[in-house]
Context: one part of a larger RNA
RNA sequence: CGACGCUGAAGGAACUCGGCAAUCUGCCUCCGUAACUUCGGGAUAAGGAGGACUUCUAUUCGCGCAAGCGAGUAGGAGUGGCACAGAAGAGGGGGUGGCGACUGUUUAACAAAAACACAGGACUCUGCGAAGUCGCAAGACGACGUAUAGGGUCUGACGCCUGCCCGGUGCCGGAAGGUUAAGGAGAGAGGUGCAAGCCUUGAACCGAAGCCCCGGUAAACGGCGGCCGUAACUAUAACGGUCCUAAGGUAGCGAAAUUCCUUGUCGGGUAAGUUCCGACCUGCACGAAUGGCGUAACGACUUCCCCGCUGUCUCCAGCGUCGACUCA
Numbered sequence: 001c002g003a004c005g006c007u008g009a010a011g012g013a014a015c016u017c018g019g020c021a022a023u024c025u026g027c028c029u030c031c032g033u034a035a036c037u038u039c040g041g042g043a044u045a046a047g048g049a050g051g052a053c054u055u056c057u058a059u060u061c062g063c064g065c066a067a068g069c070g071a072g073u074a075g076g077a078g079u080g081g082c083a084c085a086g087a088a089g090a091g092g093g094g095g096u097g098g099c100g101a102c103u104g105u106u107u108a109a110c111a112a113a114a115a116c117a118c119a120g121g122a123c124u125c126u127g128c129g130a131a132g133u134c135g136c137a138a139g140a141c142g143a144c145g146u147a148u149a150g151g152g153u154c155u156g157a158c159g160c161c162u163g164c165c166c167g168g169u170g171c172c173g174g175a176a177g178g179u180u181a182a183g184g185a186g187a188g189a190g191g192u193g194c195a196a197g198c199c200u201u202g203a204a205c206c207g208a209a210g211c212c213c214c215g216g217u218a219a220a221c222g223g224c225g226g227c228c229g230u231a232a233c234u235a236u237a238a239c240g241g242u243c244c245u246a247a248g249g250u251a252g253c254g255a256a257a258u259u260c261c262u263u264g265u266c267g268g269g270u271a272a273g274u275u276c277c278g279a280c281c282u283g284c285a286c287g288a289a290u291g292g293c294g295u296a297a298c299g300a301c302u303u304c305c306c307c308g309c310u311g312u313c314u315c316c317a318g319c320g321u322c323g324a325c326u327c328a
Base pairs, nucleotide, nucleotide: 001323002322003321004320005319006318007317008316010314011313014312019309027051028050029049030048031047036041038157052079053078054077055076056075057074058073059072060071061070062069063068080084092307093306094305095304097302098301099299100298104116105115120155121154122153123152124151125150126149132141133140134139158294159293160292161291163224164223165222168221169220170217171216172215173214174213177212178211179210183206184205188201189200190199191198192197225243226242227241228240229239252286253283264280265279266278267277268276
């Protein structure tokens, strides 16, 4: 000096990105327990008291014929210690916001989460030799199932809801017309030959699906405007005009896990708050199953605050064990 333990005056988070780490708490009995809530919960909420031993009284239960033995409970009186759940084992607590409903799952060996899954919701395909998947095939799974079934995709308990756009892309339906391959058809043209012929080329016309075309469809992929003016203070604009669009963002939420300007502004909390909570709305660039907004319970998740507690710190000190170090 280091690692691992133990202890510490006064203070008590001043440490630090952050109470990281380490304390505190911890068991049983009794008392007592809030908001909120899906009425189950929250809850061991929080908070408080008692606990050993001796003796007396009353009493419960088990075994036993009984004597009695064993296990307790309640009350009274007393005894000792620094300390009585005397060792070990053995929750710190509360408030608040975000995210995810929950129990689960995951990067074996740097990530356990807000990621995945999940019940529940929706769309879509599939009529059975099913669709789908594996295989060249035979065949197999699906399934010894049969639409209350099976596959795919999205969403993700529950509550309230889920607006407008089908112009583009996709999918579904339609089949009149346009286009159109091989093929059919052969007007005609060319080569060669004395010729018959052989060879080459070839215009109309007839030719599927697809595409064009006509419709539908957004819990399909996706999208959801600009400028100017206007009210008897000012400001603002319920109102009007105009351009563009397939349609111009509805409800709800909003400086947000989203806000650049930004430490926005106001309020709260602190003596002091780029974080936090509540508001405002000027949403650079929220928004409705790539779901929107809430939500009790839950979380080794995450933000902020408070109580308790502490060597995290002010500011370090001592002790123990093992190393390092010195000598051999």